The part of an RNA shown here (large-subunit ribosomal RNA, domain I) has 524 nucleotides and comes from a Methanomicrobiales archaeon. The full RNA is in RNAcentral, with records from ENA. Its mean pLDDT, the model's own confidence on a scale to 100, is 82.
Context: one part of a larger RNA
């Protein structure tokens, strides 16, 4: 060189998970009674993490539970504990400073004023808006989902301007556990539905559209879900409501209350019948039922054989409403800790009685002198938006109705005629959306993978910021984690001896390969 060997390197492969994904059910708001989130203490020795808060690794009650306890964290020291601790559920106290931050400033610190005090101290004092005043409200967070307001480029059209991306992305604002919407001046077609949201279907249809790129719905039908109301006015005219024991004072005729709610029109006014069931609320008691740590829970640790070691072989039993899973010195229904099935319940929730506070409320029939949401339907021009086409919705400018013998729609405009509804005032569960959070599950991923992050991870570390952003997981069954010699300057290496099964000797399971030396043979 080659070939074989034994070694170093080095961290791939396997095998493993206190990690992650996705799905499903559950549940869903915190905050001036100071949140969410930060600083800074706080241990016997205490640097981070984590708890806690000058009362500071804690306190005080209940309830649970049974021997050890002093966090992660395996060491000393002391100490608590069967007078029942640590630990768990649950109600409570304390809770430094920043921080909506709120007496004034300031940026984790510093200065007032007034009350009141056991002279230690503790309260009070921000702003906006409502209140006649006493007083009250609201502020700030919060994954993502909601509504509202303002809003784009890239692109695509094979360029680009209308268009289109797209009301997206982005920015402000506000609510909730949901939010939005919502009880017809709705649709429909000569037959009829009957608030609203969501799913499937209608449909890539009908309509828009440099009729080009593209864009783009409704009724209807099929299911989920199911719920209806309250005002304003006419009439009545103080019968009304606040504070306060009262005594009174205050609101309140610019109208407190009362009544009354609708389109085959209704109310209002007037006769006339009927009033006590039903439904809704508050509280107080009984019941049941869910729910917090939690409690019971069935059968081999029986022979042999191998091994460090039995959960394995062989052989003989047992349980089972429990052969789910895990753990344990190798693979365990019977060893543990579960598991099926029962049992418990505080704080509380939900239903159900009974009793009890308030509250709602009915029908028939007459008549016309009243009432029934105005710069408001409705019209013209401009804008922007829509699938809305001469026809979606909204805005601005200008004109501008009628009022029950009334008003609006019916997809070009006008006329009748039919059909339909009643705007210009508000409220409203369910079904839907999501996932920060709990619990469960898996033909998911298995440490270059699965979240960026299996661990002091949004840490270290870059950056003037804005922000960008890592890597790192295994000894052993069990520390038994090499005690004594020797050698040495040695608390290093090494040799000797011990531990284990087995050094597997601390970044230490397995240990591939690039790379490196050593050796022992051939060839040159």
């Nucleotide at each position: 060189c080659c070939u074989g060997c034994c070694a170093g390197g080095g961290a791939a492969u396997g095998g493993u998970u206190c990690g992650g994904u996705u799905c499903g059910a559950g549940u869903g708001c915190c905050g001036a009674u100071g949140a969410a989130g930060g600083g800074c203490g706080u241990g016997c020795c205490a640097a981070g993490c984590a708890g806690c808060g000058a009362a500071a690794u804690g306190c005080u009650c209940c309830g649970g539970g049974a021997a050890g306890g002093u966090g992660c964290a395996u060491g000393g020291a002391g100490c608590c504990u069967u007078u029942g601790a640590u630990c768990c559920g649950g109600a409570g106290a304390u809770g430094c400073c920043c921080u909506a931050a709120u007496a004034g400033g300031a940026c984790u610190c510093c200065u007032g004023a007034c009350a009141c005090u056991u002279c230690g101290g503790u309260g009070u004092c921000g702003a906006u808006c409502c209140g006649u005043a006493a007083g009250g409200a609201u502020u700030g967070g919060g994954a993502a989902c909601g509504c509202c307001c303002c809003g784009a480029a890239u692109u695509g059209a094979a360029a680009c301007a209308u268009c289109u991306u797209a009301g997206u992305a982005g920015g402000g604002g506000c609510u909730g556990g949901a939010g939005a919407a919502g009880a017809a001046a709705c649709c429909a077609a000569u037959u009829g539905g009957g608030a609203u949201g969501u799913c499937g279907u209608g449909a890539g249809u009908a309509a828009a559209g440099g009729c080009g790129a593209u864009c783009g719905a409704a009724a209807g039908c099929g299911a989920c879900u199911g719920a209806g109301u309250u005002c304003a006015a006419a009439c009545c005219g103080a019968a009304u409501c606040c504070c306060g024991c009262a005594a009174g004072g205050g609101a309140g005729a610019u109208g407190u209350g009362g009544u009354g709610u609708u389109g085959u029109a209704a109310g209002c006014c007037c006769g006339c019948c009927g009033u006590a069931a039903c439904g809704g609320u508050u509280g107080u008691c009984c019941g049941a039922u869910c729910u917090a740590a939690g409690c019971g829970g069935a059968a081999g640790u029986u022979g042999u054989c191998u091994g460090g070691a039995a959960c394995g072989u062989c052989a003989c039993a047992c349980c089972a409403g429990a052969g789910a899973g895990g753990g344990u010195g190798a693979u365990a229904g019977u060893c543990c800790c579960g598991u099926a099935c029962g049992c418990g319940u505080a704080c509380g929730a939900u239903c159900g009685g009974a009793c009890u506070u308030c509250c709602c409320g009915g029908g028939c029939g007459g008549u016309g002198u009243c009432u029934u949401g105005a710069g408001u339907a409705c019209c013209g021009c401009g804008g922007g938006u829509u699938g809305g086409a001469a026809u979606u919705c909204u805005c601005g400018c200008g004109g501008g109705a009628a009022g029950c013998c009334g008003g609006g729609g019916g997809u070009c405009a006008c006329u009748a005629a039919c059909c339909u509804c009643c705007a210009a005032a508000a409220c409203u569960a369910a079904a839907u959306a999501c996932a920060c959070c709990u619990c469960g599950a898996a033909a998911c991923c298995g440490a270059u993978a699965g979240c960026g992050c299996a661990a002091u991870a949004g840490u270290a570390g870059c950056g003037u910021g804005a922000g960008c952003g890592a890597a790192a997981g295994c000894u052993g069954a069990a520390a038994a984690g090499c005690a004594u010699c020797c050698c040495u300057g040695g608390a290093a290496a090494g040799g000797a001896g011990g531990u284990c099964a087995a050094a597997a000797g601390a970044g230490c399971c397995u240990g591939a390969a690039a790379c490196u030396g050593g050796c022992a043979g051939g060839c040159g």